Predicted 3D model of a 477-nucleotide part of an RNA (small-subunit ribosomal RNA, 3' major domain) from a metagenome.
Rfam family: Bacterial small subunit ribosomal RNA.
Model confidence (mean pLDDT): 82 of 100.

[in-house]
Context: one part of a larger RNA
RNA sequence: UGACGGGGGCCCGCACAAGCGGUGGAGCAUGCGGUUUAAUUCGAUGCAACGCGAAGAACCUUACCAGGGCUUGACAUCACCGUAAGGUACCGUGGCCCUGUGGAAACAUGGGGUCUUAGGUAGACAGGUGUUGCAUGGCUGUCGUCAGCUCGUGUCGUGAGAUGUUGGGUUAAGUCCCGCAACGAGCGCAACCCCUAUCCUUAGUUACCAGCGGUUCGGCCGGGGACUCUAGGGAAACUGCCGGUUUCAAGCCGGAGGAAGGUGGGGACGACGUCAAGUCAUCAUGGCCCUUAUGCCCUGGGCUACACGCGUGCUACAAUGGCCGGUACAGAGGGCUGCAAGUUCGCAAGGACAAGCCAAUCCCUUAAAACCGGUCCCAGUUCAGAUUGAGGGCUGCAACUCGCCCUCAUGAAGGAGGAAUCGCUAGUAAUCGCGUAUCAGCUACGACGCGGUGAAUACGUUCCCGGGCCUUGUACA
Numbered sequence: 001u002g003a004c005g006g007g008g009g010c011c012c013g014c015a016c017a018a019g020c021g022g023u024g025g026a027g028c029a030u031g032c033g034g035u036u037u038a039a040u041u042c043g044a045u046g047c048a049a050c051g052c053g054a055a056g057a058a059c060c061u062u063a064c065c066a067g068g069g070c071u072u073g074a075c076a077u078c079a080c081c082g083u084a085a086g087g088u089a090c091c092g093u094g095g096c097c098c099u100g101u102g103g104a105a106a107c108a109u110g111g112g113g114u115c116u117u118a119g120g121u122a123g124a125c126a127g128g129u130g131u132u133g134c135a136u137g138g139c140u141g142u143c144g145u146c147a148g149c150u151c152g153u154g155u156c157g158u159g160a161g162a163u164g165u166u167g168g169g170u171u172a173a174g175u176c177c178c179g180c181a182a183c184g185a186g187c188g189c190a191a192c193c194c195c196u197a198u199c200c201u202u203a204g205u206u207a208c209c210a211g212c213g214g215u216u217c218g219g220c221c222g223g224g225g226a227c228u229c230u231a232g233g234g235a236a237a238c239u240g241c242c243g244g245u246u247u248c249a250a251g252c253c254g255g256a257g258g259a260a261g262g263u264g265g266g267g268a269c270g271a272c273g274u275c276a277a278g279u280c281a282u283c284a285u286g287g288c289c290c291u292u293a294u295g296c297c298c299u300g301g302g303c304u305a306c307a308c309g310c311g312u313g314c315u316a317c318a319a320u321g322g323c324c325g326g327u328a329c330a331g332a333g334g335g336c337u338g339c340a341a342g343u344u345c346g347c348a349a350g351g352a353c354a355a356g357c358c359a360a361u362c363c364c365u366u367a368a369a370a371c372c373g374g375u376c377c378c379a380g381u382u383c384a385g386a387u388u389g390a391g392g393g394c395u396g397c398a399a400c401u402c403g404c405c406c407u408c409a410u411g412a413a414g415g416a417g418g419a420a421u422c423g424c425u426a427g428u429a430a431u432c433g434c435g436u437a438u439c440a441g442c443u444a445c446g447a448c449g450c451g452g453u454g455a456a457u458a459c460g461u462u463c464c465c466g467g468g469c470c471u472u473g474u475a476c477a
Base pairs, nucleotide, nucleotide: 001477002476003474004473005472007471008470009469010468011467012466013465015461016460019424020423021422022421023420026315027314028313029312030311031310032309033308034306035305042053043052064301065300066299067298068297069296070295073125077124078123079121080120081119094115095114096113097112098111099110100109101108102107127290128289130288131287132286136284137283138279139278140277141275143273148187149186150185151184152183153182154163155162156161167178168177169176193267194266195265196264198235199234200233201232202231203230204229208224209223212222213221214220238261241255242254243253244252245251317417321376322375323374324373325372326371333364334363335362338357339356342353343352344351345350383414388409389408390407391406392405393404394403430453431452432451433450434449435448436447
């Protein structure tokens, strides 16, 4: 100087408390451990691994296993041989089409047509998702959006170092003020950036419709440029104003005006560093290793196994509910080997025909909860839907291992979950549906977004956890 303390002081954070909803019990989905296996590829392992890399494992992917096959190779550069480069013919060769034999395919070996310019040889080399993240770059997690981390000059100290950065106030903040052997400065904080909340202005189609006219009644048509909206520009919030308080400083409390008030709400943004944290399997890369194989191709299997244990979720256990009928109201996205209206067939999944739309134009697209009416009457039930049987649909070369969906039948556990444990302070929790990426299809109940309905509680900081500043002890560094 740090680090640590079941030392002290001060102060924060859904840290506790207050409150709401969960997890832990059940069934299923998914990841992991374990076990099994020819293989169940590899990585991630307290917080900060475990719906993580996977924003798509039937083949492919695929890195694993079994079997079959190739050896200058699936891919790059160089050398040598050789063809064409005006036309034609022939030899040789490559692509495409038809076709024979062996074969599961890859591959091996033939015939014909057509268009053409490949190709061959032996090497130097290619190739490696082989190893080392404790040799590395890059990227990332974490403490932590915490308020800290430093430097120059000066001063003090033999020196390590101190001072500044401590102190008194204040703040979300090393934020600002005052004081002070310090005076300044840098990286952080804040602001500048984006979205959102109000208004003005410009513009008016594909969006809009107040007044006028027409109407098949639909902004549908004429028209309008007001309104909504769209997307460019601008205004607005700064403790600016008033009162109180304070060292009459910074600030704090209250009020006015205002769409918004003291950082308005949200995002992007992550200091010096810590964990030899994670990643050699995104990529790059040093060393080491393989080279008729640890490389390459193919068929099939595996990654989907199942006595068990754990994590994360979904659906429930019902009446604030289930079922049936009727009737409203979103936002944000996506669409051309795509989204598909409508008609029609089918109980349905879906099929057939097919308008429109490269989209503020057309489509996906009826949002659902809610509301109105009816029914069920507390029961393992008109709750719950696992499991299983049968019949169908779709994608795809192909759904046996191993896809999703529909219909009928079957109807399991489940009576609110022990010890323990998680999230959340407002348009939040809870609850309801909608969309998108990946993608032929989909094991999505995941992830990332979008809107609808919309709470309760916070006395307080003693205690638990994490953190900041000052101080104290130390046999630790």